[in-house]
RNA sequence: ACCAUCACCUCGGGGUGCCUGACCUGUCAGGCUGAGAUGCGAAAGCGGACCCGUUGAACCUGAACCGGAUCAUACCGGCGGAGGGAAGGUGCGUGGAAAGACC
Numbered sequence: 001a002c003c004a005u006c007a008c009c010u011c012g013g014g015g016u017g018c019c020u021g022a023c024c025u026g027u028c029a030g031g032c033u034g035a036g037a038u039g040c041g042a043a044a045g046c047g048g049a050c051c052c053g054u055u056g057a058a059c060c061u062g063a064a065c066c067g068g069a070u071c072a073u074a075c076c077g078g079c080g081g082a083g084g085g086a087a088g089g090u091g092c093g094u095g096g097a098a099a100g101a102c103c
Base pairs, nucleotide, nucleotide: 002096003095004094005093006091007090008089009088010087011053012052013051014050017032018031019030020029021028022027023026038047039046040045059084060083061082065078066077067076068075
C1' cells in the first nucleotide's frame, strides 16, 4: 500500500399527515399510522427531534394511479429493485489476504 468492518471528524439529503369531539373557523382535547406528524415566523425562511447518504425502499416522480380496508388518510398491498436520489476524510481500532526484509 490492498480488502472487509468499526469508531470518530466534517459535510450532505429528506418528510403537504388523516380523523373524532368541544368551542366556533383556528384553537383545545383525544384517536390512527409512522423512526419522525415539531418550534418560531405574515411569508420567505431558520431551527429541534428523527431517518437516510451509492451495498442508496430515507425521500421524490409516475400519482388527482390501481385493488382492499377504514369515520378518514399518501392506512395496507400493488405499481416496484421501475425512473430519480444525498460522501469525503482520519485512525500503530478489529479481522483478513498478499509480498518483502531480518533472525

This is a predicted structure of a 103-nucleotide RNA (TPP riboswitch aptamer (THI element)) from Paragemmobacter aquarius. The organism belongs to Paragemmobacter, within Bacteria. The sequence is in RNAcentral, with records from Rfam.